[in-house]
Context: one part of a larger RNA
């Protein structure tokens, strides 16, 4: 000098864009942060209102409403959001390889979607419990569950041929045998069949379901290289190193186990200890390098602490389950409930870090055929000079160089065109009026073209027209009104280092980054006048280069 997620002191007008617990991965009151689908399924209220009856207590019917709230089932909850504790490691970065692998939803292609069965929640009845909740009996549905059939691919077994090969095997083709799938729902139609009105079987369209192949995306595992300090850490290792066999996994492998062998690593630093999430990047620097790893982006790890598995395409799962522990809460003492390192917020710690805000309008995500619902992701607003950037606090004229302050050699000098005064302007703030872009969709109605089809029904796709949606926000912006009116401080002035005098003090009080000032004329302490430098900031402290 530059920089900062800063803090502290003094001061503080406005706006834009960012940023905001670096400490206790300390403990948490309260609310919200993951739901959705009735076009998978069976059930299904109440208040209120209307009518009728009434022994005036009430009862019934309708509506509310196939609504609410539950239940079964599907998909999601493994994303998004937080934190950095642990980790010196294939964790991360980079480059490979997977002939050792998986991948829900999505896309493309191929082949199907036949036929049966038994349950169970909800509900009703009974019971236990203070509660959390649980038990027994009975009824019922499904895209829930379980059989049977069929099998283009695919899978398993046997033996054959071909291509490639790192000689382990991989891929392809034909043959024989074996095992193995599925689910319906919604809209429309009547040419052919049935009763023949119209509907059913059926046809058709859409969404689904099952099997196979390929893609896309995501993920698992493996390898080369790189990745802090300590040798005042020199030896470490028994599933340890390798083999055979078995188990296990989506998958190679001591991954696990039995047996066998005795290996494996290490001064090119093993092992141990300390510290630490890694990277893109950020800061600095001419660069080389050094330091850092907030915000943003990628990866990893974690979710009160430790352990475990279940479900699932995917978890060993932040707002799931089980066990143990610590802590907090409830309890009828038998037993239960909880996990903010989600968004706000509270206590505590600390030099120090914000609102218990608004909206799903946009972007994105989940579910749904869709309308839509949910979304503390996100977008906005609030607080904070915490940072960067921009703007303002007026402009021009004005010398009796006013008054006043300070200095003085008492002549004067200086603050100083500074003020007053005159003219002008109108940024920001204030008042009034107008007032956005961000909105594209999607839906619905109409129309047209194309596809589909037995069909001019439905349905799907494209175009056009109409209709509709904004939290921010009456904000930005524009116009008008009035008015110089409301808006300057902080540090420094001995040298380094731009800026000097007076008074007070008297090695005192004090200053100080270094050198050093102060003991009676101190440009170095304190005050004043003046000056210098920055400026809505200025200094100090801390840290890095």
């Nucleotide at each position: 000098g530059a920089a900062c997620g800063a803090a502290c002191g003094c001061u503080g007008g406005c706006g834009g864009c960012g940023u905001g617990c670096u400490u206790a991965a300390c403990a948490c009151a309260u609310g919200c942060a993951a739901g959705u689908c009735g076009u998978g399924c069976g059930a299904g209220a109440a208040a209120g209102c209307u009518u009728c009856c009434u022994u005036c207590g009430g009862g019934a019917a309708g509506u509310g409403a196939g609504u609410a709230g539950a239940g079964c089932g599907g998909c999601g909850c493994a994303c998004g959001g937080g934190u950095g504790a642990g980790u010196a490691a294939c964790a991360c970065g980079u480059g490979g390889a997977u002939a050792a692998u998986c991948u829900a939803c999505c896309c493309a292609g191929g082949a199907g979607u036949u036929u049966g069965g038994g349950a169970u929640a909800a509900c009703c009845c009974g019971g236990g419990g203070a509660a959390a909740c649980c038990c027994g009996g009975g009824c019922u549905a499904a895209u829930a569950c379980c059989g049977a059939a069929u099998a283009c691919g695919g899978c398993c077994u046997g033996a054959c041929g071909g291509u490639c090969u790192u000689c382990g095997g991989a891929c392809c083709g034909a043959c024989a045998g074996g095992a193995g799938a599925a689910a319906g729902c919604g809209g429309g139609c009547c040419a052919a069949u049935g009763c023949u009105u119209g509907c059913a079987a059926g046809c058709u369209c859409g969404c689904g379901c099952c099997c196979c192949u390929g893609g896309a995306u995501g993920a698992g595992g493996c390898c080369g290289c790189g990745u802090c300090c300590c040798a005042u850490u020199a030896g470490c290792u028994u599933g340890u190193u390798g083999g055979u066999g078995a188990g296990g996994u989506a998958a190679a492998a001591g991954c696990u186990c039995a047996c066998c062998a005795a290996g494996g690593c290490u001064u090119u630093g093993a092992u141990g200890g300390g510290u630490a999430g890694c990277u893109g990047a950020u800061c600095u620097g001419a660069g080389a390098g050094g330091a850092u790893g907030a915000u943003c982006a990628g990866c990893c790890a974690c979710a009160c602490u430790g352990g475990a598995a279940c479900u699932g395409a995917g978890a060993c799962a932040c707002g799931g389950u089980c066990c143990a522990g610590a802590c907090u809460c409830c309890u009828a003492c038998g037993g239960g409930a909880g996990g903010c390192a989600g968004c706000a917020g509270u206590g505590g710690g600390g030099a120090a870090u914000u609102u218990u805000g608004g909206u799903c309008a946009a972007u994105g995500g989940g579910c749904g055929a869709a309308a839509g619902c949910c979304u503390g992701a996100a977008c906005c607003a609030g607080c904070a000079a915490c940072g960067c950037c921009g703007c303002g606090u007026g402009c021009a004229g004005g010398a009796u160089g006013a008054a006043g302050g300070c200095c003085c050699u008492c002549g004067g000098g200086u603050c100083g065109u500074a003020a007053a005064c005159u003219g002008c302007u109108g940024u920001c703030a204030g008042g009034a009026g107008g007032g956005a872009a961000g909105a594209a969709c999607g839906g619905c109605g109409g129309u047209u073209c194309g596809g589909u089809u037995a069909a001019u029904a439905c349905c799907c796709g494209g175009g056009c027209c109409g209709u509709g949606u904004g939290a921010c926000g009456g904000u930005a912006c524009c116009u008008c009104c009035a008015a110089a009116g409301g808006a300057a401080g902080c540090a420094c002035c001995g040298g380094c280092u731009a800026a000097c005098u007076c008074c007070g003090u008297g090695c005192c009080a004090g200053c100080a980054g270094c050198c050093g000032c102060g003991g009676u004329a101190a440009u170095a302490c304190g005050g004043a006048g003046g000056g210098u430098g920055c400026a809505a900031g200025c200094g100090u402290u801390g840290u890095u280069c």

Small-subunit ribosomal RNA, 5' domain from a marine sediment metagenome, 545 nucleotides, folded computationally. Its mean pLDDT, the model's own confidence on a scale to 100, is 87. The full RNA is in RNAcentral, with records from SILVA.